Overview: The RNA shown here (small-subunit ribosomal RNA) has 1494 nucleotides and comes from an uncultured prokaryote. The coordinates come from a structure-prediction model, not an experiment, and the mean pLDDT is 82. Rfam family: Bacterial small subunit ribosomal RNA.
RNA sequence: UGAUUAGACUUUGAUUAUGGCUCAGAACGAACGCUGGCGGCACGCCUAACACAUGCAAGUCGAACGCGAACGGGACUUCGGUCCUUAUUAGAGUGGCGGACGGGUGAGUAACACGUGGGAAUAUACCCUUCAGUACGGAACAACCAUUGGAAACGACAACCAUUGGAAACGAUGGCUAAUACCGUAUACGCCCUUCGGGGGAAAGAUUUAUCGCCGAAAGAUUGGCCCGCGCUAGAUUAGCUAGUUGGUGAGGUAAAAGCUCACCAAGGCUACGAUCUAUAGCUGGUUUGAGAGGAUGAUCAGCCACACUGGGACUGAGACACGGCCCAGACUCCUACGGGAGGCAGCAGUGGGGAAUAUUGGACAAUGGGGGCAACCCUGAUCCAGCGAUGCCGCGUGUGUGAUGAAGGCCUUAGGGUUGUAAAACACUUUCAGAGGGGAUGAUAAUGACAGUACCCUCAGAAGAAGCUCCGGCUAACUCCGUGCCAGCAGCCGCGGUAAUACGGAGGGAGCUAGCGUUGUUCGGAAUUACUGGGCGUAAAGCGCGCGUAGGCGGCGCGACAAGUUGAGGGUGAAAUCCCGGGGCUUAACCCCGGAACUGCCCUCAAAACUGUGUAAGGCUUGAGUUCGAGAGAGGGUGGUGGAAUUCCCAGUGUAGAGGUGAAAUUCGUAGAUAUUGGGAGGAACACCAGUGGCGAAGGCGGCCACCUGGCUCGAUACUGACGCUGAGGCGCGAAAGCGUGGGGAGCAAACAGGAUUAGAUACCCUGGUAGUCCACGCCGUAAACGAUGUGUGCUAGUUGUUGGGCAGCAAGCUGUUCAGUGACGCAGUUAACGCGUUAAGCACACCGCCUGGGGAGUACGGUCGCAAGAUUAAAACUCAAAGGAAUUGACGGGGGCCCGCACAAGCGGUGGAGCAUGUGGUUUAAUUCGAAGCAACGCGCAGAACCUUACCAGCCCUUGACAUACCGGUUUCGGCUUCCAGAGAUGGAAGCUUUCAGUUCGGCUGGACCGGAUACAGGUGCUGCAUGGCUGUCGUCAGCUCGUGUCGUGAGAUGUUGGGUUAAGUCCCGCAACGAGCGCAACCCUCAUCCUUAGUUGCCAGCGGUUCGGCCGGGCACUCUAGGGAAACUGCCGGUGAUAAGCCGGAGGAAGGUGGGGAUGACGUCAAGUCCUCAUGGCCCUUAUGGGCUGGGCUACACACGUGCUACAAUGGCGGUGACAGUGGGCAGCGAGAUCGCGAGGUCAAGCUAAUCCCUAAAAGCCGUCUCAGUUCGGAUUGUUCUCUGCAACUCGAGAGCAUGAAGGUGGAAUCGCUAGUAAUCGUGGAACAGCAUGCCACGGUGAAUACGUUCCCGGGCCUUGUACACACCGCCCGUCACACCAUGGGAGUUGGUUCUACCCGAAGCCGGUGCGCUAACCUUAGGGAGGCAGCCGACCACGGUAAGGUCAGCGACUGGGGUGAAGUCGAAACAAGGUAGCCGUAAGCUUCACA
Repeated sequence: UGAUUAGACUUUGAUUAUGGCUCAGAACGAACGCUGGCGGCACGCCUAACACAUGCAAGUCGAACGCGAACGGGACUUCGGUCCUUAUUAGAGUGGCGGACGGGUGAGUAACACGUGGGAAUAUACCCUUCAGUACGGAACAACCAUUGGAAACGACAACCAUUGGAAACGAUGGCUAAUACCGUAUACGCCCUUCGGGGGAAAGAUUUAUCGCCGAAAGAUUGGCCCGCGCUAGAUUAGCUAGUUGGUGAGGUAAAAGCUCACCAAGGCUACGAUCUAUAGCUGGUUUGAGAGGAUGAUCAGCCACACUGGGACUGAGACACGGCCCAGACUCCUACGGGAGGCAGCAGUGGGGAAUAUUGGACAAUGGGGGCAACCCUGAUCCAGCGAUGCCGCGUGUGUGAUGAAGGCCUUAGGGUUGUAAAACACUUUCAGAGGGGAUGAUAAUGACAGUACCCUCAGAAGAAGCUCCGGCUAACUCCGUGCCAGCAGCCGCGGUAAUACGGAGGGAGCUAGCGUUGUUCGGAAUUACUGGGCGUAAAGCGCGCGUAGGCGGCGCGACAAGUUGAGGGUGAAAUCCCGGGGCUUAACCCCGGAACUGCCCUCAAAACUGUGUAAGGCUUGAGUUCGAGAGAGGGUGGUGGAAUUCCCAGUGUAGAGGUGAAAUUCGUAGAUAUUGGGAGGAACACCAGUGGCGAAGGCGGCCACCUGGCUCGAUACUGACGCUGAGGCGCGAAAGCGUGGGGAGCAAACAGGAUUAGAUACCCUGGUAGUCCACGCCGUAAACGAUGUGUGCUAGUUGUUGGGCAGCAAGCUGUUCAGUGACGCAGUUAACGCGUUAAGCACACCGCCUGGGGAGUACGGUCGCAAGAUUAAAACUCAAAGGAAUUGACGGGGGCCCGCACAAGCGGUGGAGCAUGUGGUUUAAUUCGAAGCAACGCGCAGAACCUUACCAGCCCUUGACAUACCGGUUUCGGCUUCCAGAGAUGGAAGCUUUCAGUUCGGCUGGACCGGAUACAGGUGCUGCAUGGCUGUCGUCAGCUCGUGUCGUGAGAUGUUGGGUUAAGUCCCGCAACGAGCGCAACCCUCAUCCUUAGUUGCCAGCGGUUCGGCCGGGCACUCUAGGGAAACUGCCGGUGAUAAGCCGGAGGAAGGUGGGGAUGACGUCAAGUCCUCAUGGCCCUUAUGGGCUGGGCUACACACGUGCUACAAUGGCGGUGACAGUGGGCAGCGAGAUCGCGAGGUCAAGCUAAUCCCUAAAAGCCGUCUCAGUUCGGAUUGUUCUCUGCAACUCGAGAGCAUGAAGGUGGAAUCGCUAGUAAUCGUGGAACAGCAUGCCACGGUGAAUACGUUCCCGGGCCUUGUACACACCGCCCGUCACACCAUGGGAGUUGGUUCUACCCGAAGCCGGUGCGCUAACCUUAGGGAGGCAGCCGACCACGGUAAGGUCAGCGACUGGGGUGAAGUCGAAACAAGGUAGCCGUAAGCUUCACA
């Protein structure tokens, strides 16, 4: 200087914070599903280090050496063959170099294996440089020859003879030969050893004559070996490990240091900064993700390591303990003639197997590189290429332009249209890629090209050959229809689906990506959800119960030294590749190349000295801490003593029938004298008042008084020490109650237990008893809601006001001020999610410790430690859920509280519940008893009226464009009415007769209408869904509430207003107030009744006048009553009191009416998925010769029973008889019906009047008078018989009424329950609706006309405020545990199976080493005997495999068993949440029940 950091869904009615789950991103050696044109560049067994058929992957050198064919060609031949050539041949053998590189894999390994940086005691073939040398001899062995064993692999060696070993089988010795193979001698500058005298040790030649070699030595380069610092996974439920172990001396050994090995000596070494053990793992550069810090990872490429069927071993060599070498053991496979042999793909291909899954038994050495060779060259599955695979990254294409009637088709539709969509078609154009033809590279430098006729270039034809996948409820871009109906299915989370699914399946349309797209898996991210950067712990998870103190961490002021940390500068290293930057090359990109930067690290050197650190340093200081002196307060601790009150018990006295206890009782005690009371005594435990958010203590905790012993604290003062301090993992100590052990003690209380109650039960709550225990001593236990749910220490940051213990000052002498140390309340700043905290912090900082990381499982299991036991402590996992939890908010609720109201209770009056009947419902019955209504708010409800009809139900019989609507065609001209007949139960069908005969008209059935017939759309449905709806209605409730705007407060949900003090019927009004206003409700406005005025005066009225048949009948009048229009009047307006000077309340006056005058209409926001699809309307579904339509008959009226609502009664406040007074609503023409008359009556006949203030219904009834005299009656009227009346087509099922006769239950009604506060209840009649008829119901009307209200404790409902809440579907809520059933994972478990490890012992292959070596023996020596040396053999030590025994540890299975989790509407109770009905909870102990539990 530049770049860089994103969130969302889900707990709730809503909010906030905590907290988990989930999603969007990127990546992949991937796999799976659907789909698939081309090219470039990469990549391709992650699983069984499982087993491997076949081929290839390491050979080469004739310029080291000897031997040496064949085919072919030539010559000769005795035809057997021989010779030459081929031929410096092929070939094998001896020898040299290379097979230790290259290639593969990741099993093992937690290690100096790897990374990084250092080090010294080392080796290094080939290569380079230098110096010196290369002399003289010797003995063998392969090949070969001959023979031979064996199936083979592979060998053996002649035969024969001789000698010899052996039980046998059989064996040993004796043939030829070369070398750069082997051996000796000589020489030795330098080399090695050394006792410093000396001793030891080399060589190879070949040939084309120029080279290549060989030997010794030095130096270099390269590559190894070894050592060290630092870094490098998890577990402590792994805490101790170690005998070659640690060190020394000596010896051996190695290329080399070293216990590397051995002998001896010593007893060390490692470990809490994590040894040992267990599990897992190749390490790194890097890769991936991330803003970074980090996290995860270690394919391809590169570096290192390890391994090569498993285990062991060495040989050779410069180098190995050796992938394609050897030996042994083991497992496996193969061959075999059964005697014996062979093998090792974790090289390249390939096969089987495993697996979700990973390629060709390809080409070439052309290039790069490697081995051998002088070279030519040979070899090279290293490598370069090709093949297969969308496995990944990158690039390209599948056309381009024009084209509206917005074609067809599809889909949707409000039926108009919209959309697919310029999309297509059509017209015009282009040819990338693919295809065809032609040319044709770079890679090679003189030659040589697998790739490859490839890349690339040119030409040609034709839109031609080339598009899919996922998604569309929110997160998350994208919507409709149909199907389905908690089914089928979806789902990443929340969640969709139970008849209108944008969430399932299909379709149309749309969104996204694109030769791919989705899914699954894994990693990082988001996740600040392990927090170093960058979190927390009062209540969400989280402070150890408290202290002392070890290690450790941290630490006051000042001076000086050092330079470990720190900082600066320089140097070395940090491989390459990768990442980044700048360039360059393939047409671009991916990819590749070049350069730079970077690699944040480690090491070394120099420098600085502020800070941290360091020192037996130096001589320091006083403020932290401590000491000293003088005072002080205190339930601090321990021991001993002592005191009074009370309970209980004992003795004695007084005294008599009860006491005690409870909600009420009983068990219990008491006439054998209790309780009560008095006196005396005994014993144990606890200490009233004082007593106080007072005191002391670290916490637990501590309380009469006295003495002794003892810890800590505070204040004041002087001097002293001189950082001595803080914290504190482990450790140690203390630690309530309960509990345990031993021994005492035991008054009261009291688990367990017993009894009595309560209860459905009551193993509880209550009561009566009562044992452990509670007390003491000693010893354990070690836990509590051990709490301030707040670790300890230090400093800083406003105050006010109490209180405890001291000090100082002042004065007025008990006050004020001030200062320390405690202990409380409130509160500023600040803080907190909020609640709250707030100098006693939860504020601001520092130091140290402890602890947390979703809920459940679980503080559980297993293991360890502790404990006598109970148990404590440490402490998981599987599995399961999408939450669990905190604070606050609004509601709702409470067997919470306060205030208030209501016929809510109370006070009264009358009922219901009992009887009979009526009516409705349930139930039952039925062919059907149609359907609905269901607590209040269904049940004399829909139904203001079921004999048919109604009618929806049942049985039977009929109709099918239909009983009804619209449209089309044809026909008729009306339709219809009446009569008769036939068939039929009728609907219906048929026949005859009579009557009537639409409107217009252009006179045409032309038009309209009507009818008939036909066909199709359609009609029709009281079929379903009131949980798809509209409308209407009920209910809380005529309760006083329900809200909004702006402002303010709060992070927010929300609050405020609307709360408070009064008052009201009222959120009515007043006052106050961070609120100010407003709306819907209340009230008022409306109707009606009560008073008056006015207008009007018929059908109403009659005061006065006249007439009269005496009837407002007539004239007349409208004054009055009345009718119906308009006005007035009432407003706490006036007075007094009270209240706050208010609102209002109380009393009074006036008034017809007084505080809302009475009544009605009027029903806020909302609640109940309340009621109604059967009033109506309506979406969807269903039926369509039937679930539609018509008819007859039946049913809705049934009847063991249960309930609701009523009527009538039970009688004397009455019945009956008589009398005959007074209303008000209403209604009336298919009607009301006067009057007369008949009938005992219901009613009949005749019939006036009235379309109504005119006429009629119309008579009111209770009343009054008389009688009856308490009885089943002169009460009561059911039931039944019989005779009638009325309505009606028709009274059988199934109407109402009348007369006569009959005369049931019933004597005032259990528990319970209803209505009513004044013209009300009660009681009495009257009218109306619907209706042919049918009323005890309903709706109205008037007559007579009460009683009571102290009051708000209680029941019910409601309003306001407040409180608790685990409720929000809101208490009809939530919710706990057992048991029963199913499933899942898990602990224990007699045992059993396997892995691994350790210890002891046995065995001891191959091999090296050591010993021996009497058997054998070429080189050298020899005195010729032998010796030196070597080999076989034998012995020993070590040791792999194997075996035996005792353990440790891990895992599998396991009869049975323990708890846990999850499941549908199971069972039992009701523990928790409200005072949850016994407040809850914690620790502990005993107990019980089936269990919550008590």